[in-house]
RNA sequence: GUCUGCGUGGCGCAGUUGGUCAGCGCGUAGGUCUCAUAAUCCUGAGGUCGUGGGUUCGAACCCCCCCGCGGACA
Numbered sequence: 001g002u003c004u005g006c007g008u009g010g011c012g013c014a015g016u017u018g019g020u021c022a023g024c025g026c027g028u029a030g031g032u033c034u035c036a037u038a039a040u041c042c043u044g045a046g047g048u049c050g051u052g053g054g055u056u057c058g059a060a061c062c063c064c065c066c067c068g069c070g071g072a073c074a
Stems, first nucleotide, its partner, number of pairs: 001073007010026004019057001028044004050066001052064003
């Protein structure tokens, strides 16, 4: 340099036939229980889906440019 995959809450991921609240697990805060701790159970906070643009009535999802990471080839 060319090709290719990925980028979604603190962490690991799902969601890609474009529309129904952006979800799950862990973690975290409060509560429940206990003499106490853990576990269990209940409730909550935390994301403008890497950046910028485009298409569309509507984009995490489609298109383009960048940025970052991994892989293959050179």
Predicted 3D model of a 74-nucleotide RNA (transfer RNA) from Pseudozyma flocculosa PF-1. The RNAcentral record of the sequence draws on GtRNAdb. The coordinates come from a structure-prediction model, not an experiment, and the mean pLDDT is 82.